Predicted 3D model of a 163-nucleotide RNA (SAM riboswitch aptamer (S box leader)) from a Bacteroidota bacterium. It was read from a public genome assembly, where an Rfam model found it. The prediction has a mean pLDDT of 76. Taxonomically the source falls in Bacteroidota (Bacteria, Pseudomonadati).

[in-house]
RNA sequence: ACCUUAUCGAGAUAGACUGAGGGAUUCGGCCCAAUGACGUCUUGGCAACCCGGAAACAGUUCGAAGGGCUGUUUCUGAAGGUGCCACCUCCGACCCAGAAAUACUGCGUUUACGCGCAGCCAGGGCUUUCAAAAAGAGCCCACGAACGCUGGGGUAGAUAAGA
Numbered sequence: 001a002c003c004u005u006a007u008c009g010a011g012a013u014a015g016a017c018u019g020a021g022g023g024a025u026u027c028g029g030c031c032c033a034a035u036g037a038c039g040u041c042u043u044g045g046c047a048a049c050c051c052g053g054a055a056a057c058a059g060u061u062c063g064a065a066g067g068g069c070u071g072u073u074u075c076u077g078a079a080g081g082u083g084c085c086a087c088c089u090c091c092g093a094c095c096c097a098g099a100a101a102u103a104c105u106g107c108g109u110u111u112a113c114g115c116g117c118a119g120c121c122a123g124g125g126c127u128u129u130c131a132a133a134a135a136g137a138g139c140c141c142a143c144g145a146a147c148g149c150u151g152g153g154g155u156a157g158a159u160a161a162g163a
Stems, first nucleotide, its partner, number of pairs: 003162006014042004021032003026093004044085003048082003051077012089156001094153005104119006123141006
């Protein structure tokens, strides 16, 4: 570096140094940042994987009890190997579905589980111009529902373990 598998909506200090951008890449958003972000060091912590311990189940092995081994699940530990300690992997781009739907929100009802009713927007994007914006102009998409919203999947990324 590549490959495989799993997870990624929770959680988690303070100080010092440095001094300008940072949040993976491209684009569009939205945030953080001289009231010092990002980064480095120290300190403190969090708990995902490996790892330690316990229990249960299944398989396998020794003639059996019982023990050993393997796997899965749950609980626990933070000494060890990593990792992490703003915003869902900060949000989106690609594909599918939907208009109350498998999910969500509001109202009502039930001891509770549940049940019932209601819930869709006509605009959007790019270029040009401008200090910037607005307006204008041109082009494209859509009105047979684009953009947006909700849900799911994927791509990519991060971390761990393995080969």